RNA sequence: GCCCCUAUAGCUCAGUCGGCAGAGCAUACGACUUUUAAUCGUAGGGUCCUAGGUUCGAGUCCUAGUGGGGGCA
Numbered sequence: 001g002c003c004c005c006u007a008u009a010g011c012u013c014a015g016u017c018g019g020c021a022g023a024g025c026a027u028a029c030g031a032c033u034u035u036u037a038a039u040c041g042u043a044g045g046g047u048c049c050u051a052g053g054u055u056c057g058a059g060u061c062c063u064a065g066u067g068g069g070g071g072c073a
Stems, first nucleotide, its partner, number of pairs: 001072007010025004019056001027043005049065005
């Protein structure tokens, strides 16, 4: 230098063919328990890496860039 993969909640990750942004863990509160732990329930938490484009509508498609990983030279 070229090519490929990847970026979504505090963490690990799903999100199908473009149509309401989700799960587990963690956190807070509650139930249970003499108390703690465990278990159960509820809740909060998101600029979907950045900037443009397409579209009635973009996490998803297109372009450029940035970070991370890998391959070739």